Predicted 3D model of a 585-nucleotide part of an RNA (large-subunit ribosomal RNA, domain V) from a Planctomycetota bacterium.

Context: one part of a larger RNA
RNA sequence: CCCGCACUGAGACGGAAAGACCCCGUGAACCUUUACUGUAGGCUGAUAUUGGGCUGAGACACACUUUGUGUAGGAUAGGUGGGAGGCUAUGAUCUGGGCACGCUAGUGUUCAGGGAGCCGUCGUUGAAAUACCACCCUGGGUAUGUUUUAGUUCUAACCUUGUCCCCGUGAAACCGGGCAGGGAACAGUGUCAGUUGGGCAGUUUGACUGGGGCGGUCUCCUCCAAAAGAGUAACGGAGGAGUCCAAAGGUACCCUCAGCCUGGUUGGCAAUCAGGCAACGAGCGCAUUGGUAGAAGGGUGCUUAACUGCGAGACCGAUGGGUCGAGCAGAUACGAAAGUAGGGCAAAGUGAUCCGGUGAUCCCGUAUGGAAGGGUCAUCGCUCAUCAGACAAAAGGUACUCUGGGGAUAACAGGCUUAUCGCUCCCGAGCGUCCAUAGCGGCGGAGCGGUUUGGCACCUCGAUGUCGGCUCAUCACAUCCUGGGGGUGAAGAAGCUCCCAAGGGUUCGGCUGUUCGCCGAUGAAAGUGGUACGUGAGCUGGGUUCAGACCGUCGUGAGACAGGUCGGUCCCUAUCUGGUGUGGG
Repeated sequence: CCCGCACUGAGACGGAAAGACCCCGUGAACCUUUACUGUAGGCUGAUAUUGGGCUGAGACACACUUUGUGUAGGAUAGGUGGGAGGCUAUGAUCUGGGCACGCUAGUGUUCAGGGAGCCGUCGUUGAAAUACCACCCUGGGUAUGUUUUAGUUCUAACCUUGUCCCCGUGAAACCGGGCAGGGAACAGUGUCAGUUGGGCAGUUUGACUGGGGCGGUCUCCUCCAAAAGAGUAACGGAGGAGUCCAAAGGUACCCUCAGCCUGGUUGGCAAUCAGGCAACGAGCGCAUUGGUAGAAGGGUGCUUAACUGCGAGACCGAUGGGUCGAGCAGAUACGAAAGUAGGGCAAAGUGAUCCGGUGAUCCCGUAUGGAAGGGUCAUCGCUCAUCAGACAAAAGGUACUCUGGGGAUAACAGGCUUAUCGCUCCCGAGCGUCCAUAGCGGCGGAGCGGUUUGGCACCUCGAUGUCGGCUCAUCACAUCCUGGGGGUGAAGAAGCUCCCAAGGGUUCGGCUGUUCGCCGAUGAAAGUGGUACGUGAGCUGGGUUCAGACCGUCGUGAGACAGGUCGGUCCCUAUCUGGUGUGGG
C1' cells in the first nucleotide's frame, strides 16, 4: 500500500413522515355568542272545521211611551201646521194612598171613595192652548229585530272513557257500529300574521406591516427629504383639511401697515390723541408655502356676474377624471367713460355607478285617446373615512383540529453586523502625606474578540430534534494551580500588578429540572471560553412544547395566559467516509 473480519456510531446537513410550531390562501371543518341573514319549535291573535239558548253591557233600525221651568204671565209654554169645539155614566170636578220624574213649584200614572161636571175660544205672550189631531227635535224608558263583546248553559260537530255492556254469525287487549258516561263548540288540526327563537343552518369576521399579533395608518392640502425641468420611496421628519362668508362676493372711488421715538388728563411697559422715523418686518377667516402696499391689505357708495347658452386653444393624468381659458350670443351690476364682473390672493374643505325622491320638459307611452311608467334638464339622499366605493345587510374560538403552500416569513442552530457585551491600548483631569502612571484614573479617543442581549432575514419549513444531566472528549489562552521573570507605596513572610509559559492538573456533597446561584466540607487549584449554547442513528426525558384535569386571572361565551399545578409512546438490523482492534497478501 491492497483485500478481509469483528466492533464504534463522529460525518454523509444519514433513513422514515410534501413540518404538527410560524406565516400566507378573499382554503376547510367543527365550536361560541347580545356578529349577519334565515329557520324547526314555542307563544299570541285572526280565520276554517263551528252549532243552539239565556243573561249583562254597547251600537243601529222600527214601534210605543215619556221628558222639555230665562223674563212677563193663572203656570214646568220643545218646534211647525190644522183647528172651534173636545172629554165625560165604558165615571168628570174633588178627597185619600202608592209609584216614577223633578228646577221642591209641580207633572205623569195607578188604586179606593164619590156621583155630574171639566177644558178651550176671551185678557197677558215674539209664539196659544197637551181642548183635540198630525208630523218632527232633545234626553230617558219599554218591547222587537240585526249586530259587537263578556259570561253562562245546552248537545249534535269534535275529543274522550267503558279488562264482565251489545253487535260485526269476530278468537282478540285491535278496528268499526251501537249503548251508557265525561268534556265540549273549548280543545285538537289546517291557513295567514305578529313575537320569540345558536335548538339548527348558511356565511362573514379588511389590508399595509423589517414574521405575525398588539399599537398605528388607509382620502385630500402645505413644506423638507427631492440630487437647481417634471416626477420620485420608507411604520422618514413637521403641520393642517372633511369648512367658512349674503359679505369676507361685484364694481367705482379713496386710504396705508407693524414697530420705534417724542409730546399729552386719569393712563401705568402696553388703551385712545398729536408730530416724526419707518418699503413692507403688518394684514390677507383657518395650516404651511408662494405671492402681495403701483394691493390681493383698510374703508365708503351703489349693488347681485356666487348669471343663462357656449367655448378657440392649452396643461396634468394609464383610465375614470382634474385644471386654466381669450372670445361669441342673451340678460344684468357698477362706472362719466375706457372698462371690469361666469364668486372669494392662490394652492385643502371631498365620493364613481346603481337605486330612489322633488321640480321642470317640446320626448316615448304596447289597437286608438288618456293614464301608469320611463327618458331628458335641474336638484336632493352615502365618516360608501378600508375615502377607485365587493352586499341593503356580518363578530369571535380552536392545545380536538385539517388541507394547499412558503425558508418569498418567525422560533433553534449557522452566517453577516457588533449597537450592547468582554478585553486591550492612547491621552492624563485627579486620588495616592509629597509624587499623574507601586496601585488607581474623570471627560474623551483608537482597536481587538465574536462567549451575551439584539439587528438583518442569507442556506435549511418534500423536517438541520430544543434546555439540563450522564458518557466520551478535543481545541484556544484573555492562566485558577504548579514553573520562570520585571515593578512595588517589596524589611522578612504574605500580597498587589505586569511579562513569559497550555506540560500536567483543576474535588466531594445539600437545595433546585435547572445552566447559574446559595450553603457545607476539602484542596496546590476548585480557570475562562470555543467545538450546531461539543456530544439524543450514544443514554436520560426532570424542564419547555400536543391531546386529560384543577386553581388564579381575563372573556357573555367557545376559550386564553414567557401564570401555577398533577399526568403524558424518545423508532432505525450501518451502504459509504472516519475511527478502534485483528488477520491475509
Its Rfam family is "Bacterial large subunit ribosomal RNA". Its family is annotated with ribosome and structural constituent of ribosome in the Gene Ontology. The coordinates come from a structure-prediction model, not an experiment, and the mean pLDDT is 83.